[in-house]
RNA sequence: UGGAACCUUCGGGGCAGGGUGAGGCAAUCAGGCCAAAUCCCGACCGGCGGUGAGGUCCAGCUAGUGGACCGAGCCCGCGAGCUCGUGAACGAACGAUGAGCAGAUCCGGUGCAAGUCCGGAGCCGACGGUAGAGUCCGGAUGGGAGAAGGUGGUU
Numbered sequence: 001u002g003g004a005a006c007c008u009u010c011g012g013g014g015c016a017g018g019g020u021g022a023g024g025c026a027a028u029c030a031g032g033c034c035a036a037a038u039c040c041c042g043a044c045c046g047g048c049g050g051u052g053a054g055g056u057c058c059a060g061c062u063a064g065u066g067g068a069c070c071g072a073g074c075c076c077g078c079g080a081g082c083u084c085g086u087g088a089a090c091g092a093a094c095g096a097u098g099a100g101c102a103g104a105u106c107c108g109g110u111g112c113a114a115g116u117c118c119g120g121a122g123c124c125g126a127c128g129g130u131a132g133a134g135u136c137c138g139g140a141u142g143g144g145a146g147a148a149g150g151u152g153g154u155u
Stems, first nucleotide, its partner, number of pairs: 005151006017041003023034003043135002045125002047078004054070006073123002081101006105121005127138003
């Protein structure tokens, strides 16, 4: 100074229970029954990489220390999603590339030090469908951040 390439596999979880109810059935000495919710009460979930004064296990020692694993939905990013542009193009589809948009946390405690530990209380969640959707159906047996392994190259 440079630091590959190819292949294989994997790669998102979640409404229990109840209320209302458009409307429908029955009844007329009536006031019952069923019921479209995503609404209301309540319940449940949390991709990937990093950071993480912490925790568990093993070795050693009885002083230090070393190794492995776990550890944030709301701290920093990525991905999926949407819009526009570039190239190509009759057009569409697929793919590449650039830009933009793109959610959410406070309080207290401990402590040298906390947005990550402990306690408490909150908040967030693409697009289309459908009674208004984080959870149902759909694009999706898709895509993908990435993870593991193999062949093999280099040192």

FMN riboswitch aptamer (RFN element) from an Anaerolineae bacterium, 155 nucleotides, folded computationally. It was read from a public genome assembly, where an Rfam model found it. The coordinates come from a structure-prediction model, not an experiment, and the mean pLDDT is 75. It matches the Rfam family "FMN riboswitch aptamer (RFN element)". About the family: The RFN element is a highly conserved domain that is found frequently in the 5'-untranslated regions of prokaryotic mRNAs that encode for flavin mononucleotide (FMN) biosynthesis and transport proteins. The source organism's lineage runs through Bacteria, Bacillati, Chloroflexota and Anaerolineae.